[in-house]
Context: one part of a larger RNA
């Protein structure tokens, strides 16, 4: 000089757009944040309406909470930067693969079974939570049977499917090809600092046979060979998530990676499969630790790096708000439900950008201060005064767009019209040079000041305080950073 998620300090009027735990990935109470389908299935409370009735109720219809089985979704979205120097991330390329809903084409959708939730019954336990029995539906689950294509093959064969619903007009099922997003993987090059790290390596490198996987590969395993990487920096060590990009500079080039966007990883610490098209899954399991909680001491529950919000930590960072109206997401044939995603709205000078706090006249150069050489000068057209004007605020009125077939939190808001009444709204920091701006008093090397040089021991333009001045202005000065 510019920048900044900035904090301090003195001061503070609006409004528009953005921004807001950089620190303990430190523990968290409480409430939300993940649903959904009754057009896949059975059972049904509460309640209504009829009929009996010994007036307790009992049946029958009609509903239709709450749960259960079943699909689908819970792998998106949302958050966090601990780890990770890595094919982890850019960037260009390869080939041995996977894709649920969705699109295109081709083909089919037949016959049968056997249980297990729910629900009764009997039991265990403080609970959490089971255990035995009985009963029972389906798009849950098993079995034949068919195979246009589709896997296996020794070319002779062999294996392999579906599921129904309903308001009759449509949503499904199921093999196959194909495309479409979407993901796996494998390479070249690029990616900080230490050489006071110089050697490193046993599945280590290559081959064979097996195995694994969607899917190449030592991926895994027997065996066989002794290879592989390093001064072009292996290993080891510190330290960081990467990049579009941000700041800065004329640029080269420094720094940096908040806020948006694309990638990674993570989800109380290590581990581990499960299930599914996809997870080794944040608000799923299981097991191991620490920690909190509850308990009947036998034995349970928990996981805000989701949004609020507490404590703590720190110089520091916001409400336990509203709405699904709109986008966009699940699920639904759809009416719809759910969405702390998102769209508002609260709070904050945190930053940027725009208004405003008035404007014209106005010399007896008015009292006041201050300064004086005692004449005056200076504040200073500044003020009163006198005419005007109403921007923002206030008050009342009317009132949108955003969404239209319907619906608007926002919001009586933006925005228009009246009225009000100069009327409510100015600070900091500076003045010795560097630097724009000087004089008087008090101090007397003392209190003090200070980015550098340096002022201050009796005239101080440098300390403190006045008047004057200069410079930015709703902000102006310190401190941190970085260029």
């Nucleotide at each position: 000089g510019a920048a900044c998620g900035a904090a301090c300090g003195c001061u503070g009027g609006c409004g528009g757009c953005a921004g807001g735990c950089c620190u303990a990935a430190c523990a968290c109470a409480u409430g939300c944040a993940a649903g959904u389908c009754g057009a896949a299935c059975g059972a049904a409370a509460a309640g209504c309406u009829c009929a009996c009735u010994u007036c307790g109720g009992u049946g029958a219809g009609c509903g239709g909470a709450a749960a259960g089985u079943g699909g689908c979704a819970g792998a998106c979205g949302g958050g966090u930067g601990a780890g990770u120097a890595a094919c982890g991330c850019g960037u260009g390329g390869c080939a041995a693969c996977c894709u649920g809903c969705c699109c295109c084409u081709c083909a089919c959708u037949a016959c049968g079974g056997a249980a297990c939730a729910a629900c009764g019954g009997u039991u265990a336990g403080a609970a959490a939570u089971g255990a035995c029995u009985g009963c029972u539906a389906a798009u849950a689950c098993c079995g034949u049977a068919u195979a246009c294509g589709u896997c296996c093959u020794c070319c002779g064969g062999g294996a392999g499917a579906a599921a129904g619903a309903u308001u009759u007009a449509u949503c499904g099922g199921u093999g196959a090809u194909g495309g479409a997003u979407g993901g796996g993987g494998c390479c070249g090059c690029g990616u900080u600092g230490g050489a006071u790290u110089a050697g490193c390596u046993g599945g280590u490198u290559g081959g064979u046979g097996g195995g694994g996987u969607a899917a190449a590969a030592g991926c895994c395993u027997a065996c066989c060979a002794a290879g592989g990487c390093g001064a072009c920096g292996a290993u080891c060590u510190a330290u960081a998530g990467c990049u579009g990009g941000u700041c800065u500079g004329a640029g080269a080039g420094g720094a940096u990676g908040a806020u948006c966007a694309g990638c990674c990883a993570c989800a109380c610490u290590g581990g581990g499969a499960c299930u599914g098209a996809g997870a080794c899954a944040c608000g799923g399991c299981c097991c191991a630790g620490a920690c909190u909680c509850c308990u009947a001491c036998g034995g349970g529950a928990g996981g805000c790096a989701g949004c609020a919000g507490u404590g703590g930590g720190g110089a520091a960072u916001a409400u336990u708000g509203g709405a699904c109206a709109a986008u966009g997401g699940g699920c639904g044939c759809a009416a719809g439900c759910c969405u702390g995603a998102u769209c508002c709205a609260g709070c904050c000078a945190u930053g940027c950008c725009g208004c405003g706090u008035g404007a014209a006249u106005g010399a007896u150069g008015a009292a006041g201060g201050c300064c004086u050489u005692a004449g005056g000068g200076u504040u200073g057209u500044a003020a009163a005064a006198u005419u005007c004007u109403u921007u923002c605020g206030c008050c009342a009125g009317g009132g949108a767009u955003g969404a239209u077939a319907a619906u608007g939190a926002c919001a009586g808001u933006a925005c228009c019209u009246g009225g009000u009444a100069a009327a409510g709204a100015a600070g900091c920091c500076c003045c010795g040079g560097c630097u724009a701006a000087c004089u008087c008093c008090g101090u007397g090397c003392c209190a003090g000041c200070a980015g550098c040089c340096g002022c201050g021991g009796u005239a101080a333009u440098a300390c403190g305080g006045a008047g004057g001045g200069g410079g930015c202005u709703a902000g102006c000065g310190u401190u941190g950073u970085u260029c």

This is a predicted structure of a 483-nucleotide part of an RNA (small-subunit ribosomal RNA, 5' domain) from a Hyphomonadaceae bacterium. The prediction has a mean pLDDT of 87. It matches the Rfam family "Bacterial small subunit ribosomal RNA".